Source information
Bacterial RNase P class A from a soil metagenome, 362 nucleotides, folded computationally.
RNA sequence: GAUGGUCGCGGGCGCCCGCAAGGCGUCCGAGGAAAGUCCGAGCUCCACAGGGUCGACUGCCAGGUAACGCCUGGGCGCCGCAAGGCGACGGACAGGGCCACAGAAAACAAACCGCCUCCGGCGUCCGCGAGGUCGUCGGCGGUAAGGGUGAAACGGUGGGGUAAGAGCCCACCGCGCCGCCGGUAACGGCGACGGCACGGCAACCCCCAGUCGGAGCAAGGCCAAGUAAGCGGCGAGGUGCGUCCCGCACCGACCAUCCCGAAAGGGAAGCCGCGGGUAGGCUGCUCGAGAUGGCCGGCGACGGCCAUCCCAGAUAGAUGACCAUCCCCGUCGCGCAAGCGGCGGGAACAGAACUCGGCUUA
Numbered sequence: 001g002a003u004g005g006u007c008g009c010g011g012g013c014g015c016c017c018g019c020a021a022g023g024c025g026u027c028c029g030a031g032g033a034a035a036g037u038c039c040g041a042g043c044u045c046c047a048c049a050g051g052g053u054c055g056a057c058u059g060c061c062a063g064g065u066a067a068c069g070c071c072u073g074g075g076c077g078c079c080g081c082a083a084g085g086c087g088a089c090g091g092a093c094a095g096g097g098c099c100a101c102a103g104a105a106a107a108c109a110a111a112c113c114g115c116c117u118c119c120g121g122c123g124u125c126c127g128c129g130a131g132g133u134c135g136u137c138g139g140c141g142g143u144a145a146g147g148g149u150g151a152a153a154c155g156g157u158g159g160g161g162u163a164a165g166a167g168c169c170c171a172c173c174g175c176g177c178c179g180c181c182g183g184u185a186a187c188g189g190c191g192a193c194g195g196c197a198c199g200g201c202a203a204c205c206c207c208c209a210g211u212c213g214g215a216g217c218a219a220g221g222c223c224a225a226g227u228a229a230g231c232g233g234c235g236a237g238g239u240g241c242g243u244c245c246c247g248c249a250c251c252g253a254c255c256a257u258c259c260c261g262a263a264a265g266g267g268a269a270g271c272c273g274c275g276g277g278u279a280g281g282c283u284g285c286u287c288g289a290g291a292u293g294g295c296c297g298g299c300g301a302c303g304g305c306c307a308u309c310c311c312a313g314a315u316a317g318a319u320g321a322c323c324a325u326c327c328c329c330g331u332c333g334c335g336c337a338a339g340c341g342g343c344g345g346g347a348a349c350a351g352a353a354c355u356c357g358g359c360u361u362a
Base pairs, nucleotide, nucleotide: 001326002325003324004323005322006321007320009029010028011027012026013025014024015023016022031349035360036359038358039357040356041355042354043216044215045214046213052259055212056211057210058209059208060074061073062072063071064070075089076087077086078085079084090207091206095205096204097201098200099199112147113146114143115142116141118139119138120137121136122135123134125132126131155173156172157171158170159169160168174196175194176193178191179190180189181188182187220283221282222281223280230274231273232272233271234270237251238250239249240248241247242246254266255265290309291308292307293306294305295304296303297302327346328345329344330343331342332341333340334339
């Protein structure tokens, strides 16, 4: 742990009992996460319900679903030897903002070290001499390949070329535009041409596309009982008509579950403060976007059909104890082994409160 039995709990149904209480019989009685309360809904109310602002959320494509921020499949990127895993995955030329420190320089930039041509000084050696070689220092100029800094430095590798270098030129890669092909699409492949390039961050503001009314079972409804139909304050009235000390109609501040406005409704029993009573009972409350099995369709999520089943509804909040048998595990003993016997245990995380689909965590 499973089965059976005895006793004990909660509920449904039936019977006894006039009802209730109580009794008897029978059936059922926690999860895969019941946790978190992070999403989505069903349901109830506002409200009879459409638009917008603010705000929030999502963000590749195609599907699934009641719906979702979820799931499935695919694409792209990254990680991994691989199986696989992760993705906050639209836009940086609409605009704003940021990129500290280090570094020469952080976006149409620039020269710290270095390399090279030329000029000059000093020294060594050679030379009859002019001058030459080598080294070192300085200056004008050229350079962005090498080194350094950094998360990131204005394409990468190789070759040619050059005084030394550089897409300066070439090949390949990469990038951009165009065309063709495949794919529903995201995207992929091929070809040709080309300047060979004004970076990154939007889980910064922002732009674009799409979605979203709110509050919530302590929602809401009913019954019983009881108190002080309590007190005070604010507020609004106006116009017209009539059968004229009253009535009717209209306007009107205001009311209402984000805000604004409109429509409809109400419109002085509305709002604010103080005070008193009540905190009880019933319901909502379990038949569900339900579960199980089979077949069919689909890569899959899932869908369709058939059959079977009913599976907690508590309200201080229930499901426990004991016995027996079997099974499993641990340990000890015997045994070559199979196995036998003794003792102990019944894994972990953990406990409904209107319900369900997810995600996350243990």
It matches the Rfam family "Bacterial RNase P class A". Gene Ontology terms of the family: dimeric ribonuclease P complex, ribonuclease P activity and tRNA processing. Model confidence (mean pLDDT): 76 of 100. RNAcentral holds the sequence, with entries from MGnify.